[in-house]
RNA sequence: GGCCGAUAAACGCAAACCCGCCGCAAGCCGGGGACGCAAAGCCACAGGGCCCACGAGGCCGGCUGGGCUACCGAC
Repeated sequence: GGCCGAUAAACGCAAACCCGCCGCAAGCCGGGGACGCAAAGCCACAGGGCCCACGAGGCCGGCUGGGCUACCGAC
C1' cells in the first nucleotide's frame, strides 16, 4: 500500500415515532429517540422510487451499481 471485517477496542452515524422550523408536496433542517449501519461519509453519473405549481421542475445516497474520501486492526 492492497484486500478483508472479530463475540476486539476507540471514535462515529441514526430508522420508526414525538416536538419545533421550512416547503404546495415528495421531503429538508434542529432537538429528543435507537431499528439498524464498517462507509448509514460525500457526489443525482446509470438504473430505481417518490412529489408537483406539470417546467428545460423538484425530492430520496438508510434501494442497487459507479466515482471520490476516511477511523480501527484480529484472521

The RNA shown here (c-di-GMP-I riboswitch aptamer) has 75 nucleotides and comes from Actinoplanes xinjiangensis. The source organism's lineage runs through Bacteria, Bacillati, Actinomycetota, Micromonosporaceae and Actinoplanes.